[in-house]
Context: one part of a larger RNA
RNA sequence: CUGGGCGUAAAGCGCACGUAGGCGGAUUGUUAAGUCAGGGGUGAAAUCCUGGAGCUCAACUCCAGAACUGCCUUUGAUACUGGCGAUCUCGAGUCCGGGAGAGGUGAGUGGAACUGCGAGUGUAGAGGUGAAAUUCGUAGAUAUUCGCAAGAACACCAGUGGCGAAGGCGGCUCACUGGCCCGGUACUGACGCUGAGGUGCGAAAGCGUGGGGAGCAAACAGGAUUAGAUACCCUGGUAGUCCACGCCGUAAACGAUGGAUGCUAGCCGUUGGUGGGUUUACCCAUCAGUGGCGCAGCUAACGCAUUAAGCAUCCCGCCUGGGGAGUACGGUCGCAAGAUUAAAACUC
Numbered sequence: 001c002u003g004g005g006c007g008u009a010a011a012g013c014g015c016a017c018g019u020a021g022g023c024g025g026a027u028u029g030u031u032a033a034g035u036c037a038g039g040g041g042u043g044a045a046a047u048c049c050u051g052g053a054g055c056u057c058a059a060c061u062c063c064a065g066a067a068c069u070g071c072c073u074u075u076g077a078u079a080c081u082g083g084c085g086a087u088c089u090c091g092a093g094u095c096c097g098g099g100a101g102a103g104g105u106g107a108g109u110g111g112a113a114c115u116g117c118g119a120g121u122g123u124a125g126a127g128g129u130g131a132a133a134u135u136c137g138u139a140g141a142u143a144u145u146c147g148c149a150a151g152a153a154c155a156c157c158a159g160u161g162g163c164g165a166a167g168g169c170g171g172c173u174c175a176c177u178g179g180c181c182c183g184g185u186a187c188u189g190a191c192g193c194u195g196a197g198g199u200g201c202g203a204a205a206g207c208g209u210g211g212g213g214a215g216c217a218a219a220c221a222g223g224a225u226u227a228g229a230u231a232c233c234c235u236g237g238u239a240g241u242c243c244a245c246g247c248c249g250u251a252a253a254c255g256a257u258g259g260a261u262g263c264u265a266g267c268c269g270u271u272g273g274u275g276g277g278u279u280u281a282c283c284c285a286u287c288a289g290u291g292g293c294g295c296a297g298c299u300a301a302c303g304c305a306u307u308a309a310g311c312a313u314c315c316c317g318c319c320u321g322g323g324g325a326g327u328a329c330g331g332u333c334g335c336a337a338g339a340u341u342a343a344a345a346c347u348c
Base pairs, nucleotide, nucleotide: 004319005318006317007302008301012316014201015200016199017198021194022193023192025088026087027086028085029084030083031082033081034080035077036076037075038074039073040072041071042070049065050064051063052062053061054060091191092188093187094186095184096183097182098181099180103177104176105175106174107173108172109171110154115149116148117147118146119145120144121143125136126135162169163168206247207246208245209244210243211242215241216240220236221235222234223233258315259314260313261312262311263310266293267292268291269290270289271288272287273286274285275284276283277282297304298303321348322347323346330341331340332339333338
């Protein structure tokens, strides 16, 4: 290099945009670079291979042939690939008419609940647990009624429902804004796919500066439990959780399943459109999603099965026994925590 793989055995980058590169629709003309055929030159000798011969054999040596799979040049072929030119519309995009949605950002606003404070009623307990205690309470708690304040989260609706590339997104209203789907088929005319590097986004925790702080709650303190209890249970409680700006860049970032395109039985549900029929509540067809079951096929099995893990093509990433180790060293990034890239000795 060829070859084998990546749902669960090792292996899909967390996700996207995109540079180089790789790959790329239909018809036609031209060229002849790749490709194919013929000729010529070269491809030293030795070696290798085949057939002979010589040393008593062999190793070895000699002779002949084949080979040297290559390169250069020339004459042709033109199906495929490439270059150049022309045309096209089914890929891709634009336009027009509709549609659904927790998609994003900002501002405003609502009710319930928790907590605190003030006031009223009221009196001895409350709270908590397996049982207790720490704790709160005669300086009036718990309970109950009214008022005020503040912060955070949005019950019901709610649904293998919806939207988003992923992370993720849920009270209501407004403003700005991204994407998607369906129908029409007016326009452009291959403008496409993937994507090494690169760039951006990226839960939670954590970090910096300044706010905020109701509830919850690492750390911490106390009470229990226990042989012990640096825990599980209880009473408290600080960072944090919230906001603004800036970092971090990781997750079982999971469908443990990269992206794109085409093809390959069906049946049942559900979301959003469109067309038709009609008994007005259903049926049929179709497109785009989202689920269950299942044939062929695949799979080590489990299972997957038009949302493939089936049949194919293109591009990228990754794997190569366990431990050492996702570690050391070095580089890059970071305020730090650390992240990323990534071995070896040794050992089984």